[in-house]
A computed fold for a 72-nucleotide RNA from Archangium gephyra, annotated as transfer RNA. Lineage of the source: Bacteria > Myxococcota > Myxococcales > Archangiaceae > Archangium. RNAcentral records the identical sequence in 5 taxa. It matches the Rfam family "tRNA". By type it is a transfer RNA. Model confidence (mean pLDDT): 87 of 100.
RNA sequence: GCCCCGUUCGUCUAUCGGCGAGGACACCGCGCUCUCAAUGCGGAAAGACGGGUUCGACUCCCGUACGGGGUA
Numbered sequence: 001g002c003c004c005c006g007u008u009c010g011u012c013u014a015u016c017g018g019c020g021a022g023g024a025c026a027c028c029g030c031g032c033u034c035u036c037a038a039u040g041c042g043g044a045a046a047g048a049c050g051g052g053u054u055c056g057a058c059u060c061c062c063g064u065a066c067g068g069g070g071u072a
Base pairs, nucleotide, nucleotide: 001071002070003069004068005067006066007065010025011024012023013022018055027043028042029041030040031039048064049063050062051061052060
């Protein structure tokens, strides 16, 4: 250089065109308790970036960036 795969809350992950993007842990608040832990309830928090297709895109297509693998 070329080819293939990947990129989603702080972390891990679900979601193969209808999303108001779900869950676990962590975090914050409240309850329970004499207090803490455990436990219960609630809350904040995410689609790498740009473009295209479509009524509608995290999802399909192209490019870019980053990571991983393969190859003379």